RNA sequence: GAAGAGGGCUGGGUGGUCGCCGGCUCGCCACGGCGAGUCGGAGGAAAGUCCGGGCACCGGAGGACAGGGUGGUGGAUAACGUCCACCGGCCGCAAGGCUAGGGAAAGUGCAACAGAAAGCAAACCGCCUGGGGAGCCGUCAGCCGUCAGCCAUCAGCCGUCAGUAAGAAAACUAAUUACUGAAGGCUGACGGCUGAAGGCUGACGGCUUUCUCGGUAAGGGUGAAACGGUGCGGUAAGAGCGCACCAGCGGGCGGGGCGACUCGCCUGGCUAGGCAAACCCCACCCGGUGCAAGGCCAAACAGGGAGCAUGAGCCGGUCCGGCUCGUUAUGACUCCCGGGUAGGCUGCUUGAGAUGGCGGGCGACCGCCGUCCUAGAGGAAUGAUCAUCGUCGGCGCGCCUCGGCGCGUCGAAACAAAACCCGGCUUACAGGCCCUCUUCGGGG
Numbered sequence: 001g002a003a004g005a006g007g008g009c010u011g012g013g014u015g016g017u018c019g020c021c022g023g024c025u026c027g028c029c030a031c032g033g034c035g036a037g038u039c040g041g042a043g044g045a046a047a048g049u050c051c052g053g054g055c056a057c058c059g060g061a062g063g064a065c066a067g068g069g070u071g072g073u074g075g076a077u078a079a080c081g082u083c084c085a086c087c088g089g090c091c092g093c094a095a096g097g098c099u100a101g102g103g104a105a106a107g108u109g110c111a112a113c114a115g116a117a118a119g120c121a122a123a124c125c126g127c128c129u130g131g132g133g134a135g136c137c138g139u140c141a142g143c144c145g146u147c148a149g150c151c152a153u154c155a156g157c158c159g160u161c162a163g164u165a166a167g168a169a170a171a172c173u174a175a176u177u178a179c180u181g182a183a184g185g186c187u188g189a190c191g192g193c194u195g196a197a198g199g200c201u202g203a204c205g206g207c208u209u210u211c212u213c214g215g216u217a218a219g220g221g222u223g224a225a226a227c228g229g230u231g232c233g234g235u236a237a238g239a240g241c242g243c244a245c246c247a248g249c250g251g252g253c254g255g256g257g258c259g260a261c262u263c264g265c266c267u268g269g270c271u272a273g274g275c276a277a278a279c280c281c282c283a284c285c286c287g288g289u290g291c292a293a294g295g296c297c298a299a300a301c302a303g304g305g306a307g308c309a310u311g312a313g314c315c316g317g318u319c320c321g322g323c324u325c326g327u328u329a330u331g332a333c334u335c336c337c338g339g340g341u342a343g344g345c346u347g348c349u350u351g352a353g354a355u356g357g358c359g360g361g362c363g364a365c366c367g368c369c370g371u372c373c374u375a376g377a378g379g380a381a382u383g384a385u386c387a388u389c390g391u392c393g394g395c396g397c398g399c400c401u402c403g404g405c406g407c408g409u410c411g412a413a414a415c416a417a418a419a420c421c422c423g424g425c426u427u428a429c430a431g432g433c434c435c436u437c438u439u440c441g442g443g444g
Stems, first nucleotide, its partner, number of pairs: 001440010012389007020041009043415001047426002050424005055290004067286005072086005087101001088099004102281002107279002109275002124220002126216003130212015146196006153189006160182007228246006247271001249268008294346004303337005308331001311325005353372008391412009
C1' cells in the first nucleotide's frame, strides 16, 4: 500500500427571532385561568411489540392431564428464546464466520421436478448365463446333379492280323476287293466304381444378430439425496460374495476434562440414507390479565322510586345527647336509584439507575467506595426560520513540492420520535471518527 476480519464511538456546533410541554417563584383574576421570570425537556434504535422480568389485581392445598415453549456442556442473570466461555459440525489460506446442536439401529409419516428406480430398493442404457428364431463358418452323415478317370456291355466306324473266295482262264502269284474270325483303336449310348468341386437336407460345434425368461447396482445417465472407498481374489457377468487397508458404526477397557467431548487399544458385525422450526418420544420451564393494571375522592341534568313531624342531615361503634335544615304537598323539601358513572387526584418515575475509581473473574458479570438526579405527557410538547462555523459533493478561478491547498458559488445531510418501568432480541439508518487482528505485495 491492496484486499479483508472483529469491535467501539458519534448521529452536527454557536447565536438571533418566533413558538411548544412541564416544574418552581411572583403578580393579576370574573377562580375557569392569564402574564412575567427562572430551571428542565427524546433515541441508538424511543421502532417492531418478538422474548424475559419488575409492579399491580384476580385465581390457586398438592399432584396430574391438556396446551405452549425451550433443547450440546458449564456458567452469568431478577429472568430469558439473551449473553459469556468451551465442545462438536460446516465454511474460509487466515483473522474469523454460521450453527434450533436431544432421539431417525421406538412407531407413524413425507420427499416437488427429473429419473428405470426414493425405502423390507430399483434393471432405462450397459454387462452376462440359459432358451427360441435368423444368418455365416467348420466337421460328420445322407442325397442330387455336373465333370474327369477306370471297368463292363452294346452299336457304328477305322486300321492291323489270320482264314476263305475273287483277282487267278495249269501251278505259283502282287496290288486290290468281298466275307468270316481275332485282338485293338476311335466315337456314341447305358451301367458300375473312384475322385474333384458344387448344391440340398440333417446332426453337432463356433461366431454374429434378434426375441424372450432371468442374473447383475461394477460403468453411463437423473437427482438435494441412489444403500461405504481403494485394491486383489472371485464370477457367466457382477456384488462385502471373500480378503487386506482406510472411513464410519456398536460394545469393552484405559488416559485427559466439572462436563459437552477427546485420545489410544481391543473386539464385533461387514454399512446403518435424509427430514423431528412433520406427528411423536425424552428432559426441563410456564397460572391468567395488563398502567385502559390498581388505589383514593366524587358530581350535574333528564327520568324513576320512597318519605314528610313518631322528619331529614351532621357529630358518633351504639344509645342518650348536641348542632343544622325544614315549618307543610301549588314544596326552587329530604333521601335512594341513575352511578362509585362523568370527572379529578394518584400509580409516575430514585431505578435490577447513571458515572469515576478500586477489587474479583478468561469472560458474560459481580462486589465496595465516592459523585450525580436526568422528560413525565395523558392523543401526546421538544419545532420553525435566519445568520455563521464545521462535514461531504459538483462547478469555476488561483497557487502548487502534482498530491493537494485556498477562495467563490451551488447543493446535500439519514433512520426515526418517549406514553408504567427495566433486561434482551430483531429490524431501519446519510455522513464521520477510532482501535485491534489476518493474508498478500513493496521499502528500510